Context: one part of a larger RNA
Molecule: large-subunit ribosomal RNA, domain I
Organism: Gammaproteobacteria bacterium
RNA sequence: CGUACGUGGUGGAUGCCUUGGCAGCUAGAGACGAUGAAGGACGUGGUAGGCUGCGUUAAGCCUCGGGGAGCCGUCAAACAGGCUUUGAUCCGGGGAUUUCCGAAUGGGGAAACCCACUCUGCUUGCAGAGUAUCUUGCACUGAAUACAUAGGUGUAAGAGGUGAACGCGGGGAACUGAAACAUCUAAGUACCCGUAGGAAAAGAAAUCAAUUGAGAUUCCCUUAGUAGCGGCGAGCGAACGGGGAUCAGCCGAUUCAUGACGUUGUAGUGGAAUACUCUGGAAAGUGUAGCAAUAAAGGGUGAUAGCCCCGUACACGAAACAGCGUUGUGGACAUAUUAAGUAGGUCGGGACACGAGUUAUCUUGACUGAAGAUGGGGGGACCAUCCUCCAAGGCUAAAUACUCCUAGCUGACCGAUAGUGAACUAGUACCGUGAGGGAAAGGCGAAAAGAACCCCGGUGAGGGGAGUGAAAUAGAUCCUGAAACCGCGUACGU
Numbered sequence: 001c002g003u004a005c006g007u008g009g010u011g012g013a014u015g016c017c018u019u020g021g022c023a024g025c026u027a028g029a030g031a032c033g034a035u036g037a038a039g040g041a042c043g044u045g046g047u048a049g050g051c052u053g054c055g056u057u058a059a060g061c062c063u064c065g066g067g068g069a070g071c072c073g074u075c076a077a078a079c080a081g082g083c084u085u086u087g088a089u090c091c092g093g094g095g096a097u098u099u100c101c102g103a104a105u106g107g108g109g110a111a112a113c114c115c116a117c118u119c120u121g122c123u124u125g126c127a128g129a130g131u132a133u134c135u136u137g138c139a140c141u142g143a144a145u146a147c148a149u150a151g152g153u154g155u156a157a158g159a160g161g162u163g164a165a166c167g168c169g170g171g172g173a174a175c176u177g178a179a180a181c182a183u184c185u186a187a188g189u190a191c192c193c194g195u196a197g198g199a200a201a202a203g204a205a206a207u208c209a210a211u212u213g214a215g216a217u218u219c220c221c222u223u224a225g226u227a228g229c230g231g232c233g234a235g236c237g238a239a240c241g242g243g244g245a246u247c248a249g250c251c252g253a254u255u256c257a258u259g260a261c262g263u264u265g266u267a268g269u270g271g272a273a274u275a276c277u278c279u280g281g282a283a284a285g286u287g288u289a290g291c292a293a294u295a296a297a298g299g300g301u302g303a304u305a306g307c308c309c310c311g312u313a314c315a316c317g318a319a320a321c322a323g324c325g326u327u328g329u330g331g332a333c334a335u336a337u338u339a340a341g342u343a344g345g346u347c348g349g350g351a352c353a354c355g356a357g358u359u360a361u362c363u364u365g366a367c368u369g370a371a372g373a374u375g376g377g378g379g380g381a382c383c384a385u386c387c388u389c390c391a392a393g394g395c396u397a398a399a400u401a402c403u404c405c406u407a408g409c410u411g412a413c414c415g416a417u418a419g420u421g422a423a424c425u426a427g428u429a430c431c432g433u434g435a436g437g438g439a440a441a442g443g444c445g446a447a448a449a450g451a452a453c454c455c456c457g458g459u460g461a462g463g464g465g466a467g468u469g470a471a472a473u474a475g476a477u478c479c480u481g482a483a484a485c486c487g488c489g490u491a492c493g494u
Stems, first nucleotide, its partner, number of pairs: 001493009015479001016443002020414002022411007029403002031162002039101003042055003046079001049075003061095006070083003106115003116131007133159009166197001167195005177184001181231001207214002218245005228236002249395003254332013268316003274289003278285001290307002298310003344368008354380001375390005430437002450478001453465004
C1' cells in the first nucleotide's frame, strides 16, 4: 500500500409521520370607504425582542347573552404581582375608545412630519368643532353691455379611494402560423382606459320562416366541421330546424320605514354501552365473558378502542343583532302620445362565419335626404307578386359567468428537492439606485423524567462515570441513519 471481515466517524438518502398545501363539491356571502377604508407608521405588557391583539380607556373598557373553575395570548420556561362561585379567563350580539399617515380633504410636504385661520367654551393657554376639490340644487351678488349672461360668494346633498375573478363599453399589439412574406392568421387575444353589479349584458320582433307556420332574451346539446368565407393558401366557420334549462311580461312594472309571525344565521346544551386475564415500559393487541347501537364518520389516549376522552346518530337552544318569506300600517313615486336631419342614398371605414365579392343586413366620419298607416321596413344583388313585421322612446326576474372571502364535506391529490415562493421569524433573510428578484430551514421521548453528584480539562470546549428512561449508538448538531469520503482492529499478500 492492497484485499477480506469486523467496528467507528462523516453525511443526510430512504422509510414512517404531518401542523401545510393542491383540486373540487354543497351552501352562504358577494363588498369596504369622508360615521375616514384597504394598507401602514409609532406606541401599548412588571421584564429586551419577534408574532398576535389593542390604541393615550392601548394583550384592553361598558353592556346583554352563553359557559362553569380555573385564569393573566404565543415563541417561552421561571420569577414578581394579581383576578376568580358577589361567576373570572374564554365564546357570541350590541356599544365606547380608536394616536399619526394613507382617497387624506385647512395649507404645505422628502408618507407616518411642519405651519395655520375661524367659531364656541372656560380654569388665559388649553379643549372642542369647522375650514380641500368637483357635480347638482337653492340663495345673494354680478362684468365687457341696457335687460341679461359669464364670473363670484354662501349654503345643502352627493361623489372621490380600495378590492381576486366574472360583465359591458372605448382603444388595441407583436411573437407566431402560412414551413419565406405583404392580404390573411395569431386576435378583437395580451395589455391600457372608463364603468357597473351580485351578477352584468341582452330582451318582448320594422324577428324568423316559406305557401305550412313559429312567437322576447339568455345558456346548453345538436344541426356541423355542414352551408359558406379564404394569397379558395394557412386557416376561419355559421344559420334555419330539432331537443333541453328557465320562463313574464310591460309603460311604474315598484320602493322605503316600521310592527307581528315564521324561518335561517351569529355563542351553545344533552347525548348509549366493559370488565378480567396474558405478553409488554405502556394494552386499545391475545384469550374469556358481556353491553349499546337512529351512535362501526373522524380524532386522541404510552402499540391496533363502538362501550377511556373529544365527538358521532338523534333531540334541544338566543337577552341582542342580521338576512329571507308572509302579512298589517304609514310614507314616496305616475315617460310620451308613436318618435326627422330620422329611414334611405353617395364616398370612406367597421361589424356580421361572409377578406367588396353578384353582397343583402347592421353601424357611421363626410355630403345629402323621404313617406306619414291609402304609409313604411324585411324576406341575401335587383324587380313584381305574395308573406310577415311596425324603426328612429323606455323598463324587465329566472335559466348563465366568477370566487378575494365564510362554513361543512370529499380526493386511485402531495408528503418536506414533493405540495403554495412560503408546514418553521416568508414575500422573511438576502440581492438591486429602482422597477423588481427572492431563498434555505419540519421530526428527542409516552412523559423533560432535558442528565443531581463525582472525575479530566482553561471556573473551557469536549469527554468519562453516576442517574433517568423500554431504549441515551433516543443527549438536545437529538426517529430511522443508505452511498460517496476518512479512520481503527484482526487476518492474509507485497